[in-house]
Formats: sequence, structure tokens, C1' cells
RNA sequence: CGAGUCGGCCGGGUGACCGCGGCUCUGCGGCGGUGGAUGUCACCGGCGCCGGGCUGAGGAAGGUCGGGGCUCCACAGGGCAGGGUGCUGGCUAACGGCCAGUCGGGGCGACUCGAAGGACAGUGCCACAGAAAAGAAACCGCCGAUGGCACGGUUCUCCGUGCACAGGUAAGGGUGAAACGGUGCGGUAAGAGCGCACCAGCGCCCGGGGUGACCCGGACGGCUCGGUAAACCCCACCCGGAGCAAGGCCAAACGUGGGACGGGCUGCCCGCCCAAUGUCCCCAGGUGGGCCGCAUAGAUGGAUGGUCACCUCGCCGGCGCCGGGCAACCGGAACCGGCGGACAGAACCCCGCCUACAGGCCGACUCGCCAC
Repeated sequence: CGAGUCGGCCGGGUGACCGCGGCUCUGCGGCGGUGGAUGUCACCGGCGCCGGGCUGAGGAAGGUCGGGGCUCCACAGGGCAGGGUGCUGGCUAACGGCCAGUCGGGGCGACUCGAAGGACAGUGCCACAGAAAAGAAACCGCCGAUGGCACGGUUCUCCGUGCACAGGUAAGGGUGAAACGGUGCGGUAAGAGCGCACCAGCGCCCGGGGUGACCCGGACGGCUCGGUAAACCCCACCCGGAGCAAGGCCAAACGUGGGACGGGCUGCCCGCCCAAUGUCCCCAGGUGGGCCGCAUAGAUGGAUGGUCACCUCGCCGGCGCCGGGCAACCGGAACCGGCGGACAGAACCCCGCCUACAGGCCGACUCGCCAC
């Protein structure tokens, strides 16, 4: 200098004018209530207006995906069903989050990606091609040991030759993503872990290291019996439901329900009987409505903005200037003008994840080339 990897941060600034929400103060107006008793007085509570003060979005406020707080309902304990999570250790209120590590895949590397438990509990599936897709299988090929058939010989029950009917064979060919370890030697009728050596895998045991996932080393067993669990399933752990329109409080009018109130026997009380469907009375629940929940922004449809000037950043155009070069051209600083500055807007609160984003800044590291 070029190409990259990872992490963090910013998300235009200042001023003037106009405008919006919330809280608060002063004044004015009008309404209601209370006191005191007629002075159009004082106090309290809303409402409206003028003015002043304070304050008012984000890194994601977004998606509403995971978790928690809070609220109401449900709940003895256990199980079934359903859902979720799934290598290890730690952090956290909790999580499917974060940190560190293990194993596996990718990259020369910095680094990165992983739904990463179990396929020997059982069941299912494995397209096309292929003979055969999982307890095996014979299409081509190889073989003729054994049985069979034919011919020949013959000491008469055996030998030889041929056929490939039965049969043997997973070496070779061919199909496929995948065909039941690989190479070599032995072995055999031909073959085959059938036997052996080495290699690979699996299982089991021993020693060492690590909290652990796991790693390193050694010994043994021919054990070599495919893949798939983002197929059912099995195992381990976790999970009650609804959500601020949660929920709580105050409480009109009309109506509803309950109580009290009437007349007679009997002057009064008790008791009994009867009538009315009534009341300027009391109580109850709930509706309209209001308040709380509710926050150092905060609302029952949602305020946090706009214009101008200067500065700043990026791009484009113009004008000359400086450096390099024969030149075309390349690079740099300045001036003038124009255009542009994203994604996006809190709604109960918080912790995360994911997604969107003009432009810019900082740090650590890797690889390549050049110079010293």
C1' cells in the first nucleotide's frame, strides 16, 4: 500500500421566528359547593382565556419472537394428554439470551457456521436406476466340490469327459446419494474376515489429563448389523390460563330488587285480618361518567414539529492554482453554485433476540506485496 476478519461508537450542530403535549405559577372570566349572614364577602373544586417558568422519543421506540415483574382467575399431591428445550461449565430474576470451552463442517489465515441426546427399545421410510435398499439379494460373470443328466471306459462300483438342471459364489462388471470395511498374502472347485499382517471404524478394559463435554496413550475382541429422529418414537429437563381493553376505587338519570311508611278489631302496644302498587324516605348491585393503575415524556385516536440563516458531511458542475507525466491523464488543497442527509415515532414496565438503516468515526487482528 492492497485485500479481509472481529468488536465498539455516532446517527447532524448553533441561533431566530412560528407551532404542539404534560406539569406548574400569576391574573381575568364564568360555573358549582361550603362558611358566614346580604358587603354582589371569604374559602374550596373543576372549566375557558392572556402571560410566565420547567420539561418532552430511539438505537432500533419496529416485529410482538423468548423470558420476567405486575394484575385477576384456577390450583392438596401425583399421573395422562399437549407444548417447549436438547454437547459441557458458568452468568442471570428468568430465557430458546450472554460468556468461556468441547466436538464436527468451512476458510491459507484472522475467524466463522452447527435443531450437536438416542438408529443395539420398537415401528416406518429410502424417489429414479438397479437382480437386490437391510437380516438380505444371483442380472451379466465365476465354479462344478455335492446331487442330477448324457457319452466313454470299467476290475461292476468307481473313473474320465461334457452339460449347467438343481446348486455354490458378493472376487470382477453394471445401477445408485448409499450395495454389508480397504490393501496384500494364504486359502478354495470358485469364492468369502474363511485365516493372517497392516490400515480404518466400532465395542469393551486399563493408565494419564480435565469440574465437565472430551482429549492422549496402551491392550483385547474379526465385532465390521447402512442411512434417516427439521419420520413416529424413546430418554432427560422445563411449562396452569388470560393479559393494562389486566385489575381496583368513586358513582348520576331512568328502571330493577329489598326495607320503612296505610286501614280495621281497639284509646295505646303486641297479634291477626285487609287494602294499595303509592312515596321530595333509606339501602343494594350495576350502566353512562370520573379517578387510580401510570412512571424525572406519557395520551381514552395518540404531543415531541415546521421555516429561514450560518456551520458540518457526501455527491455533481464551474473556475483557475499546485504536484507528477512528452502527452492523454492521474492526484491534491481552496473558492463559487446546485442537490442531498437514512431507517423510522414511545402507549403498563423491564431483560433479551431478530429485522430495517443515508453516511461517518475508533480499536484489535489476519493474509499478500514492497522498502529498511

About this RNA: RNAcentral holds the sequence, with entries from ENA. The RNA shown here (Bacterial RNase P class A) has 372 nucleotides and comes from an Acidimicrobiales bacterium. The gene name in the source record is rnpB. Its Rfam family is "Bacterial RNase P class A". Rfam describes the family as follows. Ribonuclease P (RNase P) is a ubiquitous endoribonuclease, found in archaea, bacteria and eukarya as well as chloroplasts and mitochondria. Rfam classes the family as a ribozyme. The prediction has a mean pLDDT of 76. The source organism's lineage runs through Bacteria, Bacillati, Actinomycetota, Acidimicrobiia and Acidimicrobiales.